[in-house]
RNA sequence: AUGAAGAGUUUGAUCCUGGCUCAGAGCGAACGCUGGCGGCGUGCUUAACACAUGCAAGUCGAACGAAGUAGUAAUACUUAGUGGCGGACGGGUGAGUAAUGCAUAGAUAAUCUACCUUAAGGACCGGGAUAACUUUGGGAAACUGGAGGUAAUACCGGAUAAGACCACGGUGUCUGAGGGCACAGGGGUAAAAGAUGGCUUUCGGGCUAUCACCUAAAGAUGAGUUUAUGUUCCACCAGGUAGUUGGUGAGGUAACGGCUCACCAAGCCUAAGACGGAUAGCCGGCCUUAGCGGGUGGUCGGCCACACGGGAACUGAGAUACGGUCCCGACUCCUACGGGAGGCAGCAGUGGGGAAUAUUGGGCAAUGGGCGAAAGCCUGACCCAGCGACGCCGCGUGAGGGAUUAAGGCCUUCGGGUUGUAAACCUCUGUCGGGAGGGACGAUGGGUCUGCAGGCUAAUAAACUGCAGAUUUGACGGUACCUCAAUAGGAAGCCCCGGCUAACUCCGUGCCAGCAGCCGCGGUAAUACGGAGGGGGCAAGCGUUGCUCGGAUUUACUGGGCGUAAAGGGUCCGUAGGCGGCUUUGUAAGUUAGAUGUGAAAGCUUAGGGCUUAACCCUGAAAAUGCAUCUAAUACUGCAAGGCUAGAGUCUAGAAGAGGUCGGCGGAAUUCCCGGUGUAGCGGUGAAAUGCGUAGAUAUCGGGAGGAACACCAGUGGCGAAGGCGGCCGGCUGGUCUAGUACUGACGCUGAGGGACGAAAGCGUGGGUAGCAAACCGGAUUAGAUACCCGGGUAGUCCACGCCCUAAACGAUGGAUGCUAGGUGUGGGGGUGCAAAUCUCCGCGCCGCAGCUAACGCAAUAAGCAUCCCGCCUGGGGAGUAUGGUCGCAAGACUGAAACUCAAAGGAAUUGGCGGGGGCCCGCACAAGCGGUGGAGCAUGUGGUUUAAUUCGAUGCAAAGCGAAGAACCUUACCAGGGUUUGACAUGCUGGCUUAAGCCUAUAUGAAAGUAUAGUGUGGUGUGGAGCUUGCUUCACACAUCCAGCACAGGUGCUGCAUGGCUGUCGUCAGCUCGUGCCGUGAGGUGUCCGGUUAAGUCCGGUAACGAGCGCAACCCCUAUUUCCAGUUGCCACCAUUCAGUUGGGCACUCUGGAGAGACUGCCGGCGACAAGCUGGAGGAAGGAGGGGACGACGUCAAGUCAUCAUGGCCUUUAUAUCCUGGGCUACACACAUGCUACAAUGGCGGAUACAAUGGGUCGCGAACCCGCGAGGGGGAGCUAAUCCCACCAAAGUCCGUCUAAGUUCGGAUUGCAGGCUGCAACUCGCCUGCAUGAAGCUGGAAUCGCUAGUAAUCGUGGAUCAGCUACGCCACGGUGAAUACGUUCCCGGGCCUUGCACACACCGCCCGUCACACCACGAAAGUCGGUUUUACCCGAAGUGGCUGAGCUAACCCGCAAGGGAAGCAGGCUCCGAAGGUAGGGCUGGUGAUUGGGGUGAAGUCGUAACAAGGUAGCCGUAGCGGAAGCUGCGGCUGGAUCACCUCCUUU
Repeated sequence: AUGAAGAGUUUGAUCCUGGCUCAGAGCGAACGCUGGCGGCGUGCUUAACACAUGCAAGUCGAACGAAGUAGUAAUACUUAGUGGCGGACGGGUGAGUAAUGCAUAGAUAAUCUACCUUAAGGACCGGGAUAACUUUGGGAAACUGGAGGUAAUACCGGAUAAGACCACGGUGUCUGAGGGCACAGGGGUAAAAGAUGGCUUUCGGGCUAUCACCUAAAGAUGAGUUUAUGUUCCACCAGGUAGUUGGUGAGGUAACGGCUCACCAAGCCUAAGACGGAUAGCCGGCCUUAGCGGGUGGUCGGCCACACGGGAACUGAGAUACGGUCCCGACUCCUACGGGAGGCAGCAGUGGGGAAUAUUGGGCAAUGGGCGAAAGCCUGACCCAGCGACGCCGCGUGAGGGAUUAAGGCCUUCGGGUUGUAAACCUCUGUCGGGAGGGACGAUGGGUCUGCAGGCUAAUAAACUGCAGAUUUGACGGUACCUCAAUAGGAAGCCCCGGCUAACUCCGUGCCAGCAGCCGCGGUAAUACGGAGGGGGCAAGCGUUGCUCGGAUUUACUGGGCGUAAAGGGUCCGUAGGCGGCUUUGUAAGUUAGAUGUGAAAGCUUAGGGCUUAACCCUGAAAAUGCAUCUAAUACUGCAAGGCUAGAGUCUAGAAGAGGUCGGCGGAAUUCCCGGUGUAGCGGUGAAAUGCGUAGAUAUCGGGAGGAACACCAGUGGCGAAGGCGGCCGGCUGGUCUAGUACUGACGCUGAGGGACGAAAGCGUGGGUAGCAAACCGGAUUAGAUACCCGGGUAGUCCACGCCCUAAACGAUGGAUGCUAGGUGUGGGGGUGCAAAUCUCCGCGCCGCAGCUAACGCAAUAAGCAUCCCGCCUGGGGAGUAUGGUCGCAAGACUGAAACUCAAAGGAAUUGGCGGGGGCCCGCACAAGCGGUGGAGCAUGUGGUUUAAUUCGAUGCAAAGCGAAGAACCUUACCAGGGUUUGACAUGCUGGCUUAAGCCUAUAUGAAAGUAUAGUGUGGUGUGGAGCUUGCUUCACACAUCCAGCACAGGUGCUGCAUGGCUGUCGUCAGCUCGUGCCGUGAGGUGUCCGGUUAAGUCCGGUAACGAGCGCAACCCCUAUUUCCAGUUGCCACCAUUCAGUUGGGCACUCUGGAGAGACUGCCGGCGACAAGCUGGAGGAAGGAGGGGACGACGUCAAGUCAUCAUGGCCUUUAUAUCCUGGGCUACACACAUGCUACAAUGGCGGAUACAAUGGGUCGCGAACCCGCGAGGGGGAGCUAAUCCCACCAAAGUCCGUCUAAGUUCGGAUUGCAGGCUGCAACUCGCCUGCAUGAAGCUGGAAUCGCUAGUAAUCGUGGAUCAGCUACGCCACGGUGAAUACGUUCCCGGGCCUUGCACACACCGCCCGUCACACCACGAAAGUCGGUUUUACCCGAAGUGGCUGAGCUAACCCGCAAGGGAAGCAGGCUCCGAAGGUAGGGCUGGUGAUUGGGGUGAAGUCGUAACAAGGUAGCCGUAGCGGAAGCUGCGGCUGGAUCACCUCCUUU
């Protein structure tokens, strides 16, 4: 100096794996919105689709004749034709082409090269034609025939030959070879053209200059051919090839060559990918990247290919020719139908296609090209201009000041904030645009004229070359640039604002409308939709879409992985290949260094320079990481040769073993058969049944048959490559280990293809069949049960031979080698040793260090550290599927995709929750008891139904005698009807009345509310002023009232899922957390665990924890004992007294209510660990928390409540507010819940009789006394209460009597009549009393509730609410007063520890498959329609070649001539040959009735397969079966829970 950044998303959370997505840069772009100026670039990526029109290649008269025009002429000019040169360049396009291409480096000793340059030689003598032209025909045209006739730098013959070429033999030299080069010799072959200027001329010509020409050589340039290397994808393309491969000979070419032909041989290419298919012009470069790479090949430059599709040659130096020819085909056009014409992938332009790409412009002024001696002509090459924000670059849209922080907008907690110095306003400047004036560079050169010099020359001509002067030439363009005057005047948008990602509020909407790159927003308070205000980013642009690279180490060369995440081949042998021990020498291929050549230019980088700057352009340097050649080095690798012994192998002596294979033998057991004994059952299960059995089973004894398997030994023991192998004996046979050292001398490792082996199931043929047992048949179970269980039972299991070739073929861990602490056990050997022990080698296990790992874990048998080789992986699903291929008898195996779809799928570990997992523990949880509910009648509540309304809420436990501690009106929220509208209620403002409102009375109307009216009815306060009679009058103002109006009131309207508060529940369960430390990458863990103990996370001990907090307990209240204090309304032992604690008296007692004491395992024994504590005892009123209450941790249930209250938001405002009357909340087929009363004798009834406590009372309790059967009435004492009253007896109880087992003297419902009370009013709809009536019901199915002691049960009493009452409810109070608990197996709930989990909305979880419906993509399919390619044959255009050529022919030869020859032409034949045709294949695409599975979809149907032991552990392979998940058989795996046992390990 250069230079490498990440983020979001799987989970409740974590780490990892892994995909998806984003931020960056770029583009020949397009689209949306917007748009001031300029410079430089750039612009059909699609239809190599079709093209109107114009232009894009001509030029030379100094090659030639001729014609024409002008001129008197000389002559000048024009040009159709002949002739020359150029139309092979320049320009376009990228169809084809995967190599006849391109790139780089070579070869050409196997070649050519017009024009140009250099140097050399030459150019002599002749000849005959032919266009044009004239004339005459044919044709519509294009065009063309005949006759006559003419020239050349057109054509032809001969001569000459320095040199060239050919053949011959020779010498030298170079070369790897073939061969090349040079030299000398004689022989043979082949040339030519003139034009112009000047001078001269005998007009024939000559000389000279320039140009042109011929021959050969060299150069330069360009081209041909060829070699090596590199150059996309598919192996689901594996074999290809017949001129194919080579040779000989010939032909052909500029040239090598099967390039072509004849013959001969049978080769050649290929896994380092031939052949085939798909795609594609290649490169310099360009984009991106830290780099390596990846992508790309538009503009510019180099090469190639093509020119409507296909074929062919001609001409030529060069073409198989874009604006040439011929033929075939398609298409278009003209036509007189006979025939003709055409080719924009040149520049413009048109149509078409498409998301999309420009002017039918100017000029040859410059640069370049063609022709020409030149002037010059031509040039859509090119230079310019036009159009497009298409890109890059630059500039502007103003600058300074300016607060009252204007108005307006938006927000607001109403205070304000923000837009915002922004604007207005003041001062200033003048870029750009507009106006006016001036005004370039690009021009050098060339021409012409003049002058000078040089070479050439006979020449001071001419021509040529150079210099100087003059003159002339600009499309762009009156453009760039400069100057002048004036005006802030004409010039800003786009996207975004949930996170990633910079930027926030309001309104609208309400899972709608919509947004979205990913995650995801939206279901009434949306920073995510739409609008607005504000903000952020970029800016003449801004966004979107598409594509490329990056990020992505996500194909990993740089730089990844494979135990469980995707991934080790089932195992071994071995081919190619890759890799390979120690050492010596040589070589120099790799390697390293140096040099040379090349790596075009442009571009990139860099140093400078030019446009005002920049973009852009110019000059130089660097770079170009490459290739080739030469030289050098030799450590390492390779190669060659030699040596060694540590790897590997051979040998000798031993050793162990379910190693393999074949044959034989054995006993136990099952079953069957025969016989004996024997009798009614056996068998089987959770329980049963089917089944077997009186025709004699099961059981038992004896005999026999047959098949299969080998108990014990037996062992994380052994052997084998794996699969696998187990009675005993024998034969054959493979491998391993130990010890020894003799031998060989690297002979090794791995191993693509390939070969062999390969459990179970399955298949074929033939046997065999005892047991077991898919399928199948029965029986059960069940809602069903194609299952689990039971009874039968066939394939099969067994043997031989042959297939199949797959498994959770697993250590889920490829093979080989070396290295890296230990401990312990076991199998087989060895050394030392008497033994014990110890050392060592090879196996098989466990624990463990370093290290590794995402973690779990692995850890010398590595998953550690390294090397070599092979196999495999790259998100999930689709799918190990489809198609193709190979194999197989089949089943099927191996190989193996895509469309489409999702944003995850996954691994390990964590915390919870859950389990029809485990352990420990608790609870009226069960059990043991007592009494109930469920049946009846009634009461009350709820559901449902009904209704105008039956107001609303509460809904498992934790709603349902709940809110409601009291609905006749009221309450009341509901319904019907009738009224009111600032309102029944609050506050404020404006205006008015000023006295009115209010109150009282009365009237009318009305159901009432209300409305209307009347009255000399009554009737204010404060301040100030005035008056006077000093407490009155009057005036003004204010307040109050009223009226009108405006703000607002009001709402039991909605949302408890917007909330506060309160409450329920788990649960009075023992838990829930924190700080610091420690452990872990982390979530988290530890503490809080373990052993005891407790009611308790209560306490003790242990312990990487030590402490602490909220809970527990205690502190508080009541109660049980007692002391002290105090005695009225309480009490009465003593003294009096009374009917009576009535009174005096007293305060001991009871009691009341204040303050204390008392209980703490304190004491003793035992148990325990010397602890905590437990147990027993003493004492004590009470004993281990004495009994009861209040008190409810962190949290859970979006639990309940907007109708107690409060409250956000929404809704309503002559109504959803408010008032009133009446009705309803009380309905009634029914269902449920909670109660009351009963069913009776432990009872009912009658009579007698005893003992409470808590409470309440002045709108009240209400005594005595009187009346009434009674409810009650009269009455009114006393009491604001320890005094009086409710309240006389409390009831059960006790005593006596009666009833006598019955629907009763039980039970009281229902109903009738007569009454009472409260209240404005008891009809809907109250309670009570009396008389009468006398229902169901005789102890309650399944099921279910409460209670562990002063409890249950039972008995009465009081209170709140309240006019009264539906109270049998609720809350309290006392009386009488039990039974039982062995115990924790089970049910329910809970706590702790542990385990599994696919759950985390947490088992009311998750989740699988069929079926039905909708949509989507794909496969198969009778076929059908195309494309492409190929084989055979047919036909065969043009054309080259070959043969022929009797027809035709000027030049040359022979000949006097005729004629002949040579050389050709037409024609004919023929090889090849495009298109076409016929027949058959291959590959590929479209479509296809129908069909198959797959994917997706909100709530469909059937089941419940999996996840917990998932309720039959699951899974793998295989086979059969079944609506479906699936079930069953056989073998395998643990990636199975639980309990027990064995082994091993750790510790003592």